[in-house]
RNA sequence: CUAUGCUUAGGCGGGGAGCUAGCGGUGCCCUGAACCUGCAAUCCGCUAUAGCAGGGCCGAAAGGCCACCCGAGGUUUGGUCCUGUGGGUAAGAAGGGAGAGAUGAAAGCGAUGAAGAUUAGGAGCUGUGCACUAAGAGGGCCUCAAACCCCGCCAGGUCCGAAAGGAAGCAACGGUAAGAGGUACCUCUUAGGUGCCGCAGUAAACCUAAUCGGAGCUUUUCUAUCUCUCUUCUCCCGGAGGAUCAAAUCGACGGUGGAGGCAUAG
Numbered sequence: 001c002u003a004u005g006c007u008u009a010g011g012c013g014g015g016g017a018g019c020u021a022g023c024g025g026u027g028c029c030c031u032g033a034a035c036c037u038g039c040a041a042u043c044c045g046c047u048a049u050a051g052c053a054g055g056g057c058c059g060a061a062a063g064g065c066c067a068c069c070c071g072a073g074g075u076u077u078g079g080u081c082c083u084g085u086g087g088g089u090a091a092g093a094a095g096g097g098a099g100a101g102a103u104g105a106a107a108g109c110g111a112u113g114a115a116g117a118u119u120a121g122g123a124g125c126u127g128u129g130c131a132c133u134a135a136g137a138g139g140g141c142c143u144c145a146a147a148c149c150c151c152g153c154c155a156g157g158u159c160c161g162a163a164a165g166g167a168a169g170c171a172a173c174g175g176u177a178a179g180a181g182g183u184a185c186c187u188c189u190u191a192g193g194u195g196c197c198g199c200a201g202u203a204a205a206c207c208u209a210a211u212c213g214g215a216g217c218u219u220u221u222c223u224a225u226c227u228c229u230c231u232u233c234u235c236c237c238g239g240a241g242g243a244u245c246a247a248a249u250c251g252a253c254g255g256u257g258g259a260g261g262c263a264u265a266g
Base pairs, nucleotide, nucleotide: 001266002265003264004263005262006261010058011057012056013031014030015029016028021047022046023045024044025043035055036054037053038052039051065258066257067256068255069254073250074249075248076247077246078245079244080243081242082241083240085238086237087236088235091234092233093232094231095230096229097228098227099226100225104222105220106219107218108217109216116212117211118210119209120208121207122206124202125201126200127199128198129197130195131194132192133191134190135189136188137187138186139185140183141182142181143180144179150175151174152173158167159166160165
């Protein structure tokens, strides 16, 4: 140096954040392809020799260890930008709503006379009278209405009388009273979204007429403007997510190099 065998070194993934006194694991994430079973996040097992228990495979190698390079990815801090969010201010800008609003605008009226003032009247309003309507009451009129205890007249019949004559009197008939009904008549009472007739009164406001007066008056989803309010943006503070840059830190995979067990044989 080579070959074979063995297993006592070692290996059979690793890393990040987080958890932990610390180390590892289960779980999450990044890499990557590197045995199995049981335990395990209100955790499981250990103690700087840092998973525990059991089984299996590889084996001094291409694995592992050490050093260096590269570098996926993660974490922390800071800067810039974007997205969206909570709060603040009443300083600015924009928009919406409401109110007020000219000495402005538009329209109309006006020297064939504005505003304003005075007088008179009207309308309107109030009260009242009258009328009307409705209801009611009384009266008038009409109709019905008394077997008898209303009137008149009384057939028949009854009574008195010798007779002549007389008396009482039912029904019927006529009339009347109490009562009932009707009524376009009269009177009274009550009520009134009736009338516009009479009388009286009437602040402002409306209309008409006259007089004075001598140039304005009226209207508005109009406008300048002002006030209030609401919303958005700018501004300030806080926190969340994402992108990117810088720094720090950890760092897989990969690459280079190094050291290196025993036995046998050549």